[in-house]
RNA sequence: GGCUUCAACAACCCCGUGGGCUGGGCCGCCGGGAAGGCGGCCAGCGAGCCCACUGGAGCC
Repeated sequence: GGCUUCAACAACCCCGUGGGCUGGGCCGCCGGGAAGGCGGCCAGCGAGCCCACUGGAGCC
C1' cells in the first nucleotide's frame, strides 16, 4: 500500500464519524380528489444502499 472483517468507547440494550441516494413524517401549492405531481421543512428515521474517514483485528 491492497483486500477482508469488526465497533471497545455509548446515561438498559442497539447505535464509531461525516456526506450522498432511496424510502419515512409534517406543512404548503397544483389537482374534483383521500389519486397523482411539485416545493419546503423535520429527526436517536432502531429502513436499505453507496462514498470517504476514525479506531481495532486478520490476510497478502